[in-house]
Context: one part of a larger RNA
RNA sequence: GGCGUACGGUGGAUGCCCUGGUAUGAGAAGGCGAUGAAGGGCGUGGCCAACUGCGAUAAGCCUCGGUGAGCCGUAAGCAGGCUUUGAUCCGGGGAUACCCGAAUGGGGCAACCCGACUAGUUGAAGACUAGUCAUUCCGUUCUGAAUACAUAGGGACGGAAGGCAUACCCAGGGAAGUGAAACAUCUCAGUACCUGGAGGAAAAUAAAUCAAUUGAGAUUCCCUGAGUAGCGGCGAGCGAAAUGGGAACAGCCUAAACCAGAGAUGUGUGAUAGUCCUUAUACGUUGCAUCUCUGGGGUUAUAGGCGUUAUCGGUUCCAAAUAAGGUUGGAACGGAGAGUUACAAACCCUGUCUUUAGUCGAACGGUCUGGAAAGACCGGCCAUAGCAGGUGAUAGCCCUUUAGAUAAAAGAGGCAGGGCUCUCUGGAUAAUUGCCUAAGUACCACGGGGCCCGAGGAACCCUGUGGGAAUUCGGGAGGACCACCUUCCAAGGCUAAAUACUUCUCAUAACCGAUAGUGCACCAGUACCGUGAGGGAAAGGUGAAAAGAACCCCGGUGAGGGGAGUGAAAUAGAACCUGAAACCGUAUGCCU
Numbered sequence: 001g002g003c004g005u006a007c008g009g010u011g012g013a014u015g016c017c018c019u020g021g022u023a024u025g026a027g028a029a030g031g032c033g034a035u036g037a038a039g040g041g042c043g044u045g046g047c048c049a050a051c052u053g054c055g056a057u058a059a060g061c062c063u064c065g066g067u068g069a070g071c072c073g074u075a076a077g078c079a080g081g082c083u084u085u086g087a088u089c090c091g092g093g094g095a096u097a098c099c100c101g102a103a104u105g106g107g108g109c110a111a112c113c114c115g116a117c118u119a120g121u122u123g124a125a126g127a128c129u130a131g132u133c134a135u136u137c138c139g140u141u142c143u144g145a146a147u148a149c150a151u152a153g154g155g156a157c158g159g160a161a162g163g164c165a166u167a168c169c170c171a172g173g174g175a176a177g178u179g180a181a182a183c184a185u186c187u188c189a190g191u192a193c194c195u196g197g198a199g200g201a202a203a204a205u206a207a208a209u210c211a212a213u214u215g216a217g218a219u220u221c222c223c224u225g226a227g228u229a230g231c232g233g234c235g236a237g238c239g240a241a242a243u244g245g246g247a248a249c250a251g252c253c254u255a256a257a258c259c260a261g262a263g264a265u266g267u268g269u270g271a272u273a274g275u276c277c278u279u280a281u282a283c284g285u286u287g288c289a290u291c292u293c294u295g296g297g298g299u300u301a302u303a304g305g306c307g308u309u310a311u312c313g314g315u316u317c318c319a320a321a322u323a324a325g326g327u328u329g330g331a332a333c334g335g336a337g338a339g340u341u342a343c344a345a346a347c348c349c350u351g352u353c354u355u356u357a358g359u360c361g362a363a364c365g366g367u368c369u370g371g372a373a374a375g376a377c378c379g380g381c382c383a384u385a386g387c388a389g390g391u392g393a394u395a396g397c398c399c400u401u402u403a404g405a406u407a408a409a410a411g412a413g414g415c416a417g418g419g420c421u422c423u424c425u426g427g428a429u430a431a432u433u434g435c436c437u438a439a440g441u442a443c444c445a446c447g448g449g450g451c452c453c454g455a456g457g458a459a460c461c462c463u464g465u466g467g468g469a470a471u472u473c474g475g476g477a478g479g480a481c482c483a484c485c486u487u488c489c490a491a492g493g494c495u496a497a498a499u500a501c502u503u504c505u506c507a508u509a510a511c512c513g514a515u516a517g518u519g520c521a522c523c524a525g526u527a528c529c530g531u532g533a534g535g536g537a538a539a540g541g542u543g544a545a546a547a548g549a550a551c552c553c554c555g556g557u558g559a560g561g562g563g564a565g566u567g568a569a570a571u572a573g574a575a576c577c578u579g580a581a582a583c584c585g586u587a588u589g590c591c592u
Stems, first nucleotide, its partner, number of pairs: 001591009015577001016541002020512002022509009031164002039100003042055003046078002050074002061094006070082003105114003115133007135161009168199001169197005179186001183233001209216002220247004230238002251494003254438001258296010274283002276326006301472001303437004307432006314333007334425006347419010358406003364379005380397002382386001388400003443467008453479001474489005528535002548576001551563004
């Protein structure tokens, strides 16, 4: 020196563990903010550096409930207190809430500096205290130039907005790396990103839709159809729809014709027009036309509606200049129906349920082993409860719970009913030669875009430029176009649910178990790095209980160790469960 054996050191693998994470489901909520948010800065404790809580009333103040013996957070200790006259703790409501921050009196290098006005304290100056003072838009109102009326401008008052928040949604803009094994059409992709706008969902939505000679009947989502039909330097790739099966279901309102009223403009005149009709009387800038507004009416494809004509209509009252007759309209009575998410719209009351603290809640003992019994043995009991967790090892009957039952002074939410509100109660039938049914629209040409569809035979949808219809004997679509046939009615609008996503609570898991699972099980978006945008860790485990080693010895009044003591165990001693390997030793056998 090598090999082996034994015992150690180092190291932190492995096993075991879980206050952490991941995923899914159900329920609830889906916003907060000028009444100052989100997020911060700085303070705040008797001793307090940090975290947590709170805000100069500062680990807290008031009040209403719950609970019931201890309490003064993590977090020991010292000192000092509180509490059955109910503390601490839990929940509802309230008060306070410094400074920054949309930040909003002005400024500013965020958490700072400097004001003005009004009121108060003060003898005054000053200082202090409280309040107000940003901008934009909307509404009302006062004032008011050049310039007469006016307008611009200015002022006051009232209201709203601004900012934040992951994701989901709609709209306006809109790449490139990449792929095509290069690259230009193409792809990536209408993605990322920017901007605007929301809502608890959004968007879409009640056929000018599909279909195919049978029919269906708003939208949305899932499965299918189908990687099909197609598109495509026919390359790379892209990629439907109808149908069928489910989830969920809900339908409505305007514009116009016509009637009535109001306003404006124009026109009209001495008796024409007109005042519901007939006759008579009376009035007469009351009339007529156009436009605007309001109310009624009306809303569709087997076309519908309006007007006109004809036939048939509950009661009473009122009105339409007056009288008679008729006609029309309105109100009341009684009757019928509907309603707060569209179809009109608000409020109140009652009941009930849920929720924000809680409460009750069955049933076990002995012996043995052991440090410890929940283990073994013996003998019992409960169960609408044998889910789970804890307790010195494995507990239905020890504890917290669990099945089940029950509770709210105050706050919040849902549902139901009533009050309440609204509608109908006069239209129906038949005929029709009249009127209406969304216009710079449909459509066409050119240029683009969207559709599976890259200009193609290219329909359909959107529209920048130019042209430019029809009105039911009408118009659109059915993939150039034409005919026939079928089907629907554009150019106005609203609409719940099924769907997407997030947070919280609860539950579950052939999900992870500390190099895993979130970046973070631990004081982590921390330490640290970067001018900055930004990047971004490592780090869990004594023991059942600190019983965390009094006292003695060596030592630098050390570090560290040896005794003693605790403990079941100290090779469980805080560098603490287990403690692998590499690596380093001590002792020894063999070989050299």

Description
Predicted 3D model of a 592-nucleotide part of an RNA (large-subunit ribosomal RNA, domain I) from a Nitrospiria bacterium. Rfam family: Bacterial large subunit ribosomal RNA. RNAcentral holds the full RNA, with entries from ENA. Model confidence (mean pLDDT): 80 of 100.